[in-house]
RNA sequence: GCAAACCCGUCGCGAGGCGGGGACGCAAAGCCCGGGGCCUCCGCAUGGACGCGGAGGUGGCUCAGCUGCCG
Numbered sequence: 001g002c003a004a005a006c007c008c009g010u011c012g013c014g015a016g017g018c019g020g021g022g023a024c025g026c027a028a029a030g031c032c033c034g035g036g037g038c039c040u041c042c043g044c045a046u047g048g049a050c051g052c053g054g055a056g057g058u059g060g061c062u063c064a065g066c067u068g069c070c071g
Base pairs, nucleotide, nucleotide: 001026002025006021007020008019009018010017011016024060030066031065034063035062036061037058038057039056040055041054042053043052044051
């Protein structure tokens, strides 16, 4: 410096996002959806699940990229 859970308001079918309160934690808990994981929605198939495809979410799941304080 940031800000989890939770609470209030708000947006979204949803995962979840935004604002305020609040701090569990974090050298990158800064930026970024490029690879993967997980999660949501839609379609196909199916008795159902698994599976396949499409569209989203998660950067505080992970890898990669860019930037980066003090000692």
Molecule: c-di-GMP-I riboswitch aptamer
Organism: soil metagenome